[in-house]
């Protein structure tokens, strides 16, 4: 260089092209407790970036960026 694959919350993962992107753990506030832990209740937090297709895109297409894997001939 070429090919394949992946990129969603702090982390690990969901979401047939269809309403307001969901869960667990973590964080934080509260209840409880003499105090802590545990338990229970609540809260905040994300689609890598730019275009395109579509009535509608996390999903499909193109490019860029980043991670991972494969491959690099002949003289």
């Nucleotide at each position: 260089g070429c090919c394949c694959u992946c990129g969603u919350a702090g982390u690990u993962c969901a979401a047939c092209g269809g309403a307001u992107a969901g869960a667990a753990c973590a964080a934080u506030a509260g209840u409880u407790u003499c105090c802590u832990a545990a338990a229970c209740u609540g809260u905040a937090a994300a689609u890598a970036c730019a275009g395109g297709u579509u009535c509608g895109a996390u999903u499909c297409c193109u490019g860029u960026c980043g991670g991972g894997g494969g491959u690099a001939c002949c003289a």